[in-house]
Context: one part of a larger RNA
């Protein structure tokens, strides 16, 4: 180092954990809220006045964030540095001004009918902050004139005059809303210089192609698209084709320069069963939204219908190989709603894995008759070795027994009876891995006999193997110790 496998394995703390098969997915949860916008059903309670709670539906706001993932893409995708005199911006802020009269409908609700189911039809009625219609109205928007300023080529800016055109919604205790202009913020769209992979055993390459002019499309500029015109663009300073590939902050290395890498966290970007389309809407051409198709899997009364984990946990499968179908919304943030609150598999947290870094532990001191046993041996010893045993101690970790947090300015604690404090008991419960020819720290006895078998290079084994196997000893590093694949 996202590592993997052998042998071993005590503790904590902070990380991390499908790199393969963008391959199928049982189940369960991952986006709801809001009765202070309507009408209406049910329930409970009742002082018969009504209160209170729940719900389908109609309506608003969000499901464009936030969360996965890297197939694609070699490209204004990304990084920078600029530019839009070509542009959008819901909710936030601020300024000014309004907020007036009117209508017909539709869901639900009630009856009836077709469906196995999804589900739909017809008919009666009924609300609103849904929809429409009318006045008002601008410094918006068009069109016409005028003038004055400025630039950066097309031109931009301000003033004035006329005409025309366009709006609203209410609830409620404060307040909160709703139209219209203007302003900002914050987010985005769009150009444009410059950088960054391989292959020349890939050398030409292009007809919307390259440019003009009109149209039409778009918030916008623009062959973005159509219609005519013309006949250009691109290239050895490497087009155009294969091949590879998210990109960056950063990461690893190494004195640097350089090489590699693109996991975790942070910006971007592109997917969300393949392919294609659009719709709502400030904002998607939308991962738990709609249509069409194609594979695929369920259900069917065969007429027809669901269904999409590259959210979290989990299955199966692929692999050398990667956890839990946990707990909480207490905290931070996000939706929503006036609040109270509800939603949150973002978060926070625990659970599992020596996957990694980091710290601590496995006792200390003292102890010669150098006991015992083991090896060896020239039979004299040598070595194990202060190492044991023994004597005196310590309580870190661990065990039990009490007490108990910060995280939360009042209330609220999932982590957690967790950390951490005290007391108590006992060396008691905690060492292994690899190596010893030489490179390279570390030698000896037996086995075995080019066998068996080592082995990273040289190389060792064919009877006295410091080389293989065991055993003693020695070195090395330690909760790891070796090996095997990347990198530098």
């Nucleotide at each position: 180092g996202c590592a993997a496998c052998g042998c071993u394995g005590g503790c904590g703390g902070c990380g991390u954990g499908c790199u393969u098969a963008a391959c199928a997915c049982a189940u369960g949860c991952a986006a709801g809220u809001c009765g202070a916008g309507c009408g209406g059903g049910a329930a409970a309670c009742u002082u018969c006045g009504g209160u209170u709670u729940c719900c389908a539906g109609c309506g608003g706001c969000g499901g464009a964030c936030g969360g996965g993932u890297g197939a694609g893409u070699a490209a204004c995708a990304c990084g920078u540095g600029g530019g839009c005199a070509a542009c959008c911006u819901g909710c936030c802020u601020c300024a000014c001004a309004a907020u007036g009269a009117g209508g017909g409908a539709u869901a639900g609700c009630c009856u009836u009918c077709c469906g196995a189911a999804a589900g739909g039809a017809a008919g009666a009625u009924u609300a609103a902050u849904a929809c429409c219609u009318c006045a008002u109205a601008a410094u918006a928007c068009a069109a016409a004139g005028a003038a004055a300023a400025c630039g950066c080529a097309u031109g931009u800016u301000u003033u004035c005059u006329u005409u025309g055109c366009c709006a609203a919604a209410g609830a409620a205790u404060u307040u909160c809303g709703u139209u219209g202009u203007g302003a900002g913020a914050u987010g985005g769209g769009c150009c444009c210089g410059c950088g960054g992979c391989g292959c020349a055993u890939u050398a030409g390459c292009u007809u919307g192609u390259u440019g003009g002019u009109g149209a039409g499309g778009u918030a916008a500029c623009g062959g973005c698209u159509c219609a005519c015109c013309a006949a250009g663009g691109c290239u050895u300073c490497g087009a155009u084709g294969c091949g590879u590939a998210g990109c960056c902050g950063a990461c690893c290395u190494g004195a640097g320069a350089g090489g590699g890498u693109g996991a975790u966290c942070g910006g971007c970007c592109a997917c969300a069963u393949u392919g294609g389309a659009a719709c709502u809407g400030a904002g998607a051409c939308a991962c738990g939204g709609u249509c069409c198709a194609g594979a695929c899997u369920c259900c069917u009364a065969c007429g027809g219908g669901a269904g999409g984990c590259a959210g979290c946990a989990g299955u199966g499968g692929g692999g050398a190989a990667u956890a839990u179908u946990g707990c909480a919304c207490a905290a931070u943030g996000g939706a929503g709603g006036a609040a109270a609150c509800u939603c949150u598999g973002a978060u926070g947290c625990a659970g599992c894995a020596a996957c990694g870094c980091c710290g601590c532990g496995u006792g200390a001191g003292u102890g010669a008759u150098g006991a015992a046993g083991g090896u060896c041996u020239u039979c004299g010893g040598a070595u194990u070795g202060u190492a044991a045993a023994g004597c005196u101690c310590u309580g870190u970790c661990u065990u039990c027994u009490g007490g108990g947090a910060c995280g939360a300015u009042a209330a609220u604690g999932a982590c957690g009876g967790u950390a951490c404090c005290a007391g108590a008991g006992g060396a008691g419960g905690a060492a292994g891995c690899c190596a010893c020819g030489g490179c390279u720290a570390a030698c000896u006895a037996c086995g075995u006999g080019c066998c068996a078998g080592c082995a990273g290079c040289c190389g060792c084994g064919g009877u006295a193997a410091u080389a293989c196997g065991u055993a003693g000893g020695u070195g090395g590093c330690a909760a790891g110790c070796g090996u095997u694949g990347u990198c530098c």